[in-house]
């Protein structure tokens, strides 16, 4: 620090996901040791049991028992001493308000920070001071008598105090009045007077003074205590500034409310409370309401700013079963105190009582989940005490948990036959792997034995010494020295010794991100998955294994937080098209604001001071062997407050200025607005005339109108709406919008020149106004147009598009609505930053003086373009550039601009505006393709023009289907279907039935060993394969060692497969297409995919060539080179030829000969737009012509670019993987591939007279031939037979060419056409023609009379027509491949159909239109809304009722202390009781709000293959959209 994921690829936007760190964690697997932390996050749920707050006898009275000793005894016991002034209880004092727990409540002066208190208190503690006086009456304990189950309690009697009460004193305290000085003005201070206000003693010691006189009392003294007032320290209360969560779908709240006066209350201010008066107070800088939450130091993360969090430790707050109120006290409205109410639990004799673990352990419950009913007060700290000491679940320790962090170990060295074994393999090897074994060592931890700390210093006590106090050498106190006492942890840490490699390694991952790869199994199954995604037979992604990678006593997973995320952007984002500019303006608040001068110092800047607790973080040093951990010190703490200074900027105040803004004057343009009025054209309607059969409408029609007179045409009239031409990216307006003309009223704008005001400005949340069309209300109006509706068409349907009608509406007035793709998809204002050019409206200058022209300038409106910006497209002085001010808005797609709630509206609806759930994308711009019922250009037997066919018949052949034991398999639009198959009777043959063979060596191959020739022949059985028997018997080479071949036997490796996968492959082939295309290097352009080149202008059959051009070149294709053919020359002349010469024949190149011709087959020539004319751009080329056998690639062939179709072929061959191995292999016989209601393709033959039959006569080319072609001759009607000359072929043979010519017959018929079918008899091939061959003869003589929709071929020696040959082959062709003979018609042309090429355009397609994709319905499922209602929580309000308690009143009952009184009694005061205000729980009524459930209902999301259509994407077939 980034990465993956949208696409065919690219850039961007944007979300999702990952890598990091952390945790009070949990779960899974695993687990050696130690140190140090930490451990109910859930039910503030309920709690058994034990412990957690007591202490003081030096405040007080009283005071046991057990036991033991002695004495007495009636032996039952009793008394005394000790136990012991002990235990336990009581009065009293202090403590119990600390410590410990928890986070329910609380959005608050609760917390944090900084201050204030002149508005306060403070027990204990400290300092210095004074005082500690004099009296009194009770009461618990106790005793006794009662009540009660208990808890507990009543009466009577006795008694003490540091318990309680009265008096004196105080002038330091309080208060009042007067008064001085002073301050920060409720204060401090001075003086005077009045009133009020204290106390308690205890312990030790001593007699100096007084009294009694061994010694005591008073007294003195020390210490502790008590009282008063002052000060300090500590702690607390109260007040204030600032900060402190979310929701505005919470906008108004408030009657003690805000303030005042006077009181009350408090330690103290204050509506804290009360009476009266005033009517205020809070709130958009967020009141009120709701939800959530203890706050901070800190913790986690982060570069930081921030974000999240508030366990452990520290500070503060709140709470103590729930609610309320109080008492005591210095302090509580009190966790282990009391009262009341409520819920719950327990005891009960049913009358009544008891209780509160959110203390430490522990239990149950809840939960994914969190420990021992431990030891000790030794240390630290706390309470009481004079002290010893007691108490202390605070605390110190131990236990449990890998829960976090830190440290250590599980060994080290050497060791290659690279062992065995595992895994893998291309079978060679590789790897685990120096790893192991073996050898040599070490001894951490754990184990055993032995030793063994520090934590302990005090206090107390004893002794000694100094000092203080005092009358005192006493007591007491302080200090010092010496001795003595105390350890839970724990025999722990640590140290030494012993033995022993011995006891100690797992977990996750290995497709990319992300380090790490192979095999097997599985076969869209099982499963994985954080995202992308993997799995459908070769899975590095599932499961296992081997190997590897990472971390390690842990490793993974899950959850949560921050980070990455600049993905809420202060640091640090955006808004033309990706999400995002408000429809437009005016304008309150708010924010911001021109130039100069002066003042001030609020902001700002600098310094100082205080504070910012400790702990933590950071740094340094130090202590545990290191580290974690701990100690000491420092730094930091960005903050707040106070104070001192500066004065530039902002603010404020004062004064000025003119450039921003505005006003006045003159001139100007304009569909700016409102109202009234006036025209002309056109449509429609009405009236009248002329006139007659149609009109209208459409792609074509029909509905419709018209003989009752339409349409057409002429004249007249009515009415409404809109304003042709001008008219223009021209004008005006803020936007919406505005278009005939005239008048009136009126807003804004521009220019010029001066004068004036003097910052008066910009923006603008709320607010207000305007705001197209449609729509709504009331009243008019209504010609045309026209939702709805009706009819006619179209269509599979057509609730549409088209047509004929037609109502709201469109128009006017008034009032609503308030939205639009209200768009420049671009907020308003201001400044700055190259230009060029057009238009509109002004002004000026030169010149002419007259207009035009030219130049300059202001305003507005367009186009192009530089810098710059932008993801790109594009924008570019009218910015999307560079800046400033202010406002609005955005944060993935869907759900959804929806639900609920609110506001507005008559309604329609508008506005504000979520969530659950779901997806990993959605999107922008551009690129390359593909596609379009887009465009342009061009080509092709593509259409057209022609000729002939197919489709109808019969038949052949192939296919589908069906059948079958099998009808083997493959090929399936073009590009399967006379295709593989250039030839299925057996064989072929792969299929079926049946019979055989099986490593004994398979039908076939190789290796090793042994033996032998094998082959062949015969016989028997059998359908045959085969089996059995017989017969015959070593072959070739040799260097004589042996080698090779064949057969039989043995052994195991193996053979074999037309079995599967053409979607694992090679090779070959088809097709687009013989179409003209497909690419590369370098350069250039672009962020990039890519582009350029290859596009453009011409031209061509052609990316053929020329020209131009940021391209220049090149390659594969095209063309040419190759073959055949057309002309000529030359060479050669047999088997071919025969002109001339000779010979011969009935006749024939038959013979001699010839080399002329034809021909044969070698070599050449020729054709190249070369020549001419025209045209073209002086090009390429094109058109015409000449010459020429041939003319513009002469004709034909071979030749097939990059690629497409997962095209075809595993059954030609080859081959990976899988499968079979007494069978899916092999052999044999028979059958099948030849079936047959049917359908299709491709052919053949026909339907006849351009013909059929018969006779006769001609003319080819190209081939084939020895297991062959086979002549003559003879036989047969014929197929053919006999025959065997010739020929391995320019010689011989096949071989007759046929159509054609001539002649004759038939005469339009199902025929003398046609030949199917069938019968009979034959021929040939072959081992064999039954299933199932071809041919011949005779007989039979079917359909068929030119073929529907549709469809095929062909542009010249072509179509059509005629025959000939060949391959395969024993035989079998209507098929296929070739050959020649005869030999046409037509092409205007490119509109249309099909296919293709180039350019361009659109695209939501990229599996690429056989694409993509929308909505209803049906099914399943999920979350949500509505809903009659119903249930619960919280809460407002009105009323009822009112426990305990404080306060107030009464107080007739009761009453020790004080007062009066001799007493009785009275008084003061108090108590009980009663009563009033307030008030908790509770009750009743009525609201609000939140949540749960709810028949039914609504839409929404999701779901491999459901239904209906085809709305969108191309002009998407009616352009789309708002």
């Nucleotide at each position: 620090a980034g990465a993956g994921u949208u696409u065919g690829a690219u850039c961007c936007u944007g979300g999702c996901u990952c890598a990091g760190a952390a945790c009070g964690a949990a779960c899974g697997c695993u687990g050696g040791c130690g140190g140090c932390g930490u451990g109910c996050u859930u039910a503030a749920c309920a709690c058994a049991u034990g412990c957690a707050a007591g202490u003081c006898g030096a405040a007080c009275g009283a005071g046991a028992a057990a036991g033991u000793u002695u004495c007495c005894u009636u032996c039952g016991g009793g008394a005394a001493g000790c136990g012991a002034g002990u235990a336990g209880a009581g009065u009293g004092g202090c403590g119990c308000a600390c410590g410990g727990g928890u986070g329910a409540g609380u959005a608050a002066c609760g917390c944090g920070u900084a201050g204030g208190u002149a508005a306060u208190c403070u027990a204990u503690c400290c300092u210095a001071a004074u005082a500690u006086u004099u009296g009194g009456g009770a009461u618990a304990a106790c005793a006794u008598c009662g009540g009660g189950a208990a808890a507990c309690u009543g009466g009577u009697g006795c008694u003490a105090a540091u318990a309680c009460c009265g008096g004196a004193u105080a002038c330091c305290c309080u208060u009042c009045a007067u008064u001085u000085c002073u301050g920060c003005c409720g204060g401090g201070u001075u003086a005077u007077g009045g009133a009020g206000g204290a106390a308690a003693g205890g312990u030790g010691g001593c007699c100096u003074c007084u009294u009694c006189a061994u010694g005591a009392a008073a007294g003195c003294u020390a210490c502790c205590g008590u009282a008063u007032a002052a000060g300090g320290a500590u702690g607390a209360g109260c007040c204030u500034g600032c900060g402190u969560a979310c929701c505005a779908u919470u906008a108004g709240c408030u009657a003690g409310u805000a303030g005042g006066u006077g009181g009350g209350g408090u330690a103290a201010u204050g509506g804290c409370c009360c009476a009266c008066c005033u009517a205020g107070g809070c709130a958009a800088c967020g009141a009120u309401g709701g939800u959530u939450a203890g706050c901070g130091g800190g913790u986690c993360u982060g570069a930081g700013a921030g974000g999240a969090u508030g366990a452990u430790c520290c500070g503060c707050c709140a709470c103590a079963c729930u609610g309320g109120a109080a008492c005591u006290g210095a302090a509580a409205c009190a966790c282990g105190g009391g009262c009341c109410a409520g819920a719950c639990u327990c005891c009960u004799a049913c009358g009544g009582g008891a209780g509160g673990c959110a203390g430490c352990a522990g239990u149950g419950a809840g939960g994914a989940a969190u420990a021992u009913u431990g030891c000790g007060c030794a240390a630290u700290g706390g309470g009481g005490g004079a002290a010893a000491c007691c108490c202390u679940g605070a605390c110190g320790c131990a236990g449990c948990g890998a829960u976090a962090c830190c440290g250590c170990g599980u060994g080290a060295g050497u060791g290659a036959g690279g062992a065995a074994g595992g895994c893998u393999u291309u079978c060679g090897g590789g790897u685990c792997g120096u790893a192991a074994a073996g050898c040599u060592c070490u001894g951490u931890c754990a184990g055993a034995a032995g030793g063994g700390a520090a934590g302990a210093a005090a206090u107390g006590c004893u002794g000694c010494a100094u000092g203080g106090u005092u009358a005192a050498u006493a007591c007491c106190c302080c200090u010092g020295c010496a001795g003595u006492u105390u350890g839970a942890c724990g025999g722990u840490a640590c140290c030494u010794u012993c033995a022993a490699a011995g006891g100690a390694a797992g977990c996750a991952c290995c497709g990319g991100c992300u380090a790490a790869c192979u095999c097997c199994g599985u076969g869209c199954c099982a499963g994985c998955a954080g995202c992308c995604g993997c799995g459908g037979u070769a899975a590095u992604a599932c499961g296992g294994a081997g190997g590897g990678u990472g971390c390690a006593a842990g490793c993974g997973u899950u959850g949560u937080u921050c980070g990455g995320a600049a993905u809420c952007a202060c640091u640090g984002g955006g808004c033309g098209u990706a999400a995002a500019g408000g429809g437009c303006a005016c304008g309150c608040a708010g924010g911001c604001g021109g130039c100069c001068u002066g003042a001030u110092u609020a902001g700002u800047c600098a310094g100082a001071u205080g504070u910012g607790a400790a702990a933590g973080c950071c740094c340094a040093c130090g202590g545990c062997u290191c580290a974690a951990c701990c100690g000491u010190g420092g730094a930091a703490g960005u903050g707040c407050a106070u104070u001192u200074g500066a004065a530039a900027c902002u603010g404020u105040c004062a004064g000025g200025c003119u450039u921003g803004a505005g006003u006045a004057u003159c001139a100007g343009a304009g569909g700016g607005g409102a109202a009234a009025g006036u025209g002309g054209a056109a449509u429609u309607c009405c009236c009248g005339g002329u006139g007659u059969a149609g009109a209208g409408g459409u792609g074509a029609a029909a509905u419709u109108c018209g003989u009752a007179g339409a349409u057409a045409u002429c004249g007249g009239g009515a009415g409404g709406a809109a304003u042709a031409c001008c008219g223009g990216u021209g004008g005006c307006g803020a936007a919406g919008g505005c278009g005939a003309c005239u008048u009136u009223c009126u807003g804004g704008c521009u220019g010029a020149a001066u004068a004036c005001u003097g910052a008066c400005g910009c923006u603008g949340a709320g607010g207000u106004g305007c705001g197209a069309a449609a729509g709504c209300g009331u009243g008019g109006g209504g010609a045309g147009c026209a939702a709805a509706c009706a009819g006619g068409a179209u269509u599979a349907g057509a609730u549409a598009c088209c047509c004929u009608g037609g109502u709201a509406g469109u128009c006017c007035a008034c009032g609503c609505c308030g939205u639009a793709a209200a768009c420049g998809a671009u907020g308003u204002c201001a400044a700055c930053u190259a230009g060029a050019u057009g238009c509109a409206g002004g002004g000026g200058g030169u010149g002419u003086u007259g207009a035009u022209c030219c130049c300059c300038u202001c305003u507005g409106u367009g186009u192009c373009g530089c810098a710059g910006c932008u993801a790109a497209c594009g924008c570019a002085u009218u910015a999307a550039g560079u800046u400033g001010a202010c406002c609005g808005c955005c944060u993935g797609g869907g759900g959804a601009g929806u639900a609920c709630g609110g506001u507005c509206g008559c309604a329609a609806g508008a506005u504000u505006a979520a969530a659950a759930c779901u997806c990993a994308a959605a999107g922008g711009a551009a690129u390359u393709g593909a596609c379009g019922g887009g465009g342009g250009c061009c080509c092709g037997c593509a259409c057209a023009a022609g000729c002939g066919g197919u489709g109808g018949a019969g038949u052949a052949u192939g296919u589908g289907g069906u059948u079958u034991a099998a009808u083997u398999c493959g090929a399936u639009g073009c590009a399967a279907c006379g295709c593989g198959a250039a030839g299925a009777a057996c064989c072929u043959u792969a299929c079926c039935u049946g019979g055989u063979c099986u490593u004994g060596a398979g039908a076939c191959a190789u290796c090793c060993c042994c033996g032998g020739a094998c082959c062949g022949c015969c016989a028997u059985a059998g359908a045959g394969a085969u089996a059995u028997g017989g017969u015959u018997u070593c072959c070739c080479c040799u260097u004589c060692g042996g080698g090779g071949g064949c057969c039989g036997g043995g052994u195991g490796a193996c053979a074999g497969g037309u079995g599967c996968u053409g979607c694992a492959u090679g090779g070959c082939u088809g097709u687009c297409g013989u179409c003209a295309g497909c690419u590369c290097g370098u350069g250039u352009c672009g962020u990039g995919a890519g582009a350029u080149g290859u596009u453009g202008g011409g031209u061509u059959a052609a990316g053929u060539c020329c020209c131009g051009c940021a391209a220049c070149g090149a390659g594969c294709g095209c063309a040419a080179c190759c073959c055949c053919u057309a002309u000529c020359c030359u060479u050669a002349g047999u088997u071919g030829c025969c002109a001339g010469c000779g010979a011969g024949u009935a006749a024939u190149g038959u013979c001699g000969g010839g080399a002329a011709c034809u021909c044969u087959a070698g070599g050449g020539a020729g054709a190249c737009u070369g020549c001419c004319u025209g045209u073209g751009a002086c090009a390429a080329g094109c058109a015409g012509g000449a010459g020429g056998a041939a003319g513009g690639u002469g004709g034909g062939g071979a030749u097939g670019a990059c690629g497409u179709c997962a095209a075809g072929u595993c059954c030609u061959c080859a081959u990976g993987g899988c499968c079979c191995u007494u069978a899916u292999g092999u052999c044999c016989a028979g059958g099948g591939c030849u079936a047959c209601a049917c359908a299709c393709g491709u052919g053949c033959u026909a339907c006849a007279a351009u013909g059929g039959g018969c006779g006769u006569c001609a003319c080819a080319a190209a081939g084939a031939g020895c297991c062959g072609c086979g002549a003559a001759a003879c036989c047969g009607c014929g197929a053919g037979g006999u025959g065997g000359a010739g020929c391995g072929a320019a010689u011989c043979u096949c071989a007759a060419a046929a159509a054609g010519g001539c002649g004759u017959u038939c005469u339009c018929a199902g025929u003398u056409c046609g030949g199917a079918u069938c019968g009979u008899g034959g021929u040939c091939u072959g081992c064999a023609a039954c299933u199932c061959g071809a041919c011949c003869a005779c007989g039979u003589g079917a359909a068929g009379u030119u073929g529907g929709a549709a469809u095929c071929g062909c542009u010249a020696g072509u179509a059509a027509u005629c025959g000939c040959g060949g391959a395969u082959c024993a035989g079998c062709a209507u098929g296929c491949c070739g050959c020649g003979g005869u030999g046409a018609a037509u092409a205007c042309g490119u509109u249309c159909c099909c296919g293709g090429g180039c350019c361009u355009u659109g695209u939501a397609c990229a599996c690429a239109c056989c694409g993509c994709c929308c909505g209803u319905c049906a099914c399943a499922u999920c979350a949500c809304g509505a809903a009659a209602g119903u249930u619960g929580g919280c809460u407002g309000u009105a009323c009822c009722g009112g426990a305990a308690g404080c306060c107030g009143g009464u107080g007739g009952g009761c009453u020790a202390a004080c007062c009066c009184g001799c007493a009785a009694g009275g008084g003061a005061g108090g108590c009980a009781a009663c009563u009033g205000u307030c008030c908790a729980u509770g009750g009743u009524g009525u609201g609000g709000u939140c949540a749960g459930c709810g028949a039914u209902u609504g839409g929404g999301g999701u779901g491999a293959a459901g239904u209906c259509g085809u709305a969108a994407c191309a002009a998407g077939g009616u352009a789309a959209c708002c």
This is a predicted structure of a 1522-nucleotide RNA (small-subunit ribosomal RNA) from an uncultured prokaryote. Rfam family: Bacterial small subunit ribosomal RNA. The sequence is in RNAcentral, with records from ENA.